Description: This is a predicted structure of a 76-nucleotide RNA (transfer RNA) from a Verrucomicrobiaceae bacterium. It matches the Rfam family "tRNA". Rfam classes the family as a transfer RNA.

[in-house]
RNA sequence: GGGGUCUUAGCUCAGUUGGUAGAGCACCACAAUGGCAUUGUGGGGGUCAGCGGUUCGAAUCCGCUAGGCUCCACCA
Numbered sequence: 001g002g003g004g005u006c007u008u009a010g011c012u013c014a015g016u017u018g019g020u021a022g023a024g025c026a027c028c029a030c031a032a033u034g035g036c037a038u039u040g041u042g043g044g045g046g047u048c049a050g051c052g053g054u055u056c057g058a059a060u061c062c063g064c065u066a067g068g069c070u071c072c073a074c075c076a
Base pairs, nucleotide, nucleotide: 001072002071003070004069005068006067007066010025011024012023013022019056027043028042029041030040031039032038049065050064051063052062053061
């Protein structure tokens, strides 16, 4: 330098054909217990890496940029 792939909640990850952004863990409140642990119920938390484009509508399609992983090439 070129190719492939990934980036979604604090963490680990889903999200099918473009049509209301989700789960588990964690966090907060309440109940059960003398208390802790634990269990149950409820709740909060998102510019979907960034910018732009296509579209009535984009996490999803296209381009560029940034970062991670990987393969190839080049130099030594």
The source organism's lineage runs through Bacteria, Pseudomonadati, Verrucomicrobiia, Verrucomicrobiales and Verrucomicrobiaceae.